Predicted 3D model of a 73-nucleotide RNA (transfer RNA) from a Candidatus Omnitrophota bacterium. The sequence was found in a public genome assembly. Rfam family: tRNA. From the family's description: Transfer RNA (tRNA) molecules are approximately 80 nucleotides in length. By type it is a transfer RNA. Model confidence (mean pLDDT): 81 of 100.
[in-house]
Formats: sequence, C1' cells, structure tokens
RNA sequence: GCUGGCGUAGCUCAGCAGGUAGAGCAGGUCAUUCGUAAUGAUCAGGUCGGAGGUUCAAUUCCUCUCGCCAGCU
Repeated sequence: GCUGGCGUAGCUCAGCAGGUAGAGCAGGUCAUUCGUAAUGAUCAGGUCGGAGGUUCAAUUCCUCUCGCCAGCU
C1' cells in the first nucleotide's frame, strides 16, 4: 500500500431481502426469608464509532473517515 471482518445499554451479544432497537448478566425498587443467598415482579439505562448521500422512512443500502483484528504484498 491492497483486501476482508468487527464497532449496537456498564459487560457479552442479537436485530439486515429498509418500517422507527431487544435479550442475558450487572444496577435500582418491591415481594418472599429471622437474616443472607437464591427466586419472582417491576424500573432505569442507547447521538446503533463519526460525517455525508439515497429514501416517505436507514442499525440495515452507498461513499468517505476513525479504532481494533486477520490476510496479502
């Protein structure tokens, strides 16, 4: 220098023939218990790495760019 993959909640990840974002764990509250743990219920938590484009509508498609990983030269 070239090619490919990944980037989404505090962590691990889902979600893509475009339709407005979820799960598990962790966290808060409540119930249960003599108490703890466990269990159950409930709540909160997100500029979907960034910028631009296409579209009525973009996490999803296109372009550029940043970070990480792998391969080739």